[in-house]
RNA sequence: GGGCCGGUAGCGUAGCGGAAGCGCGCCCGCCUCGCACGCGGGAGGUCGCGGGUUCGAGUCCCGCCCGGUCCA
Numbered sequence: 001g002g003g004c005c006g007g008u009a010g011c012g013u014a015g016c017g018g019a020a021g022c023g024c025g026c027c028c029g030c031c032u033c034g035c036a037c038g039c040g041g042g043a044g045g046u047c048g049c050g051g052g053u054u055c056g057a058g059u060c061c062c063g064c065c066c067g068g069u070c071c072a
Stems, first nucleotide, its partner, number of pairs: 001071007010024004018055001026042005048064005
């Protein structure tokens, strides 16, 4: 330098163009003498950045940035 894969909540991840979810963690409540477990509820997201297409983009297109891998 080139090819491919990836970047979504604190962490790990899903998401065939039409309301961004799940698990763990966190907070509150119930339970307990108390804690843990369990049960119920809740908060938390510039979807890597900037453009484009579209009525509508996490998703499609272009250019960058970062990580992994292969080739040179």